About this RNA: The RNA shown here (SAM riboswitch aptamer (S box leader)) has 145 nucleotides and comes from Paenibacillus lemnae.

RNA sequence: UUCUUAUCGAGAGAGGCGGAGGGACAGGCCCGAUGAAGCCCGGCAACCGAUUUCUGAGCAAUGGCGUAUACCUCGCCGAUGUCAGAAGUGUCAUGGUGCUAAUUCCUUCAAGACCGUGCGGGAGCACAGUUUUGGCAGAUGAGAA
Numbered sequence: 001u002u003c004u005u006a007u008c009g010a011g012a013g014a015g016g017c018g019g020a021g022g023g024a025c026a027g028g029c030c031c032g033a034u035g036a037a038g039c040c041c042g043g044c045a046a047c048c049g050a051u052u053u054c055u056g057a058g059c060a061a062u063g064g065c066g067u068a069u070a071c072c073u074c075g076c077c078g079a080u081g082u083c084a085g086a087a088g089u090g091u092c093a094u095g096g097u098g099c100u101a102a103u104u105c106c107u108u109c110a111a112g113a114c115c116g117u118g119c120g121g122g123a124g125c126a127c128a129g130u131u132u133u134g135g136c137a138g139a140u141g142a143g144a145a
Stems, first nucleotide, its partner, number of pairs: 001145008013041001015040003021031003026107003042100003047096002049092003052087006059081001063077004104137001109134006116127004
């Protein structure tokens, strides 16, 4: 850098250094000398990680029971491991990230619903608004190339 996948309406300082910018891009709309970016400390969260209980699935090895003298087969059961789900976000936070104004601040594309205006004889068409879903873009984690 590319690909896959999950998440993106919750949460987080009246600290120190620093000095003018910042919110990805575009258009808006905002934040900022009552101090931006950046760095440090603090904090939040729980993606990776650890762990408890319950439920389910099915595989491997093994054990028990039944039919049986025994072996194989078959049926049932239990434990361990595996995977998935649930438990007010189950619980924890040493470590790897991440985050710490505003829904990813909002909108750019498509479809549906509702409502309004205009045009039209009508069927309908156009435009604006609200809302839902999907998509695009982006961010972060995990995995892969």

It matches the Rfam family "SAM riboswitch aptamer (S box leader)". Rfam describes the family as follows. The SAM riboswitch is found upstream of a number of genes which code for proteins involved in methionine or cysteine biosynthesis in Gram-positive bacteria. Lineage of the source: Bacteria > Bacillati > Bacilli > Caryophanales > Paenibacillus. Its mean pLDDT, the model's own confidence on a scale to 100, is 76.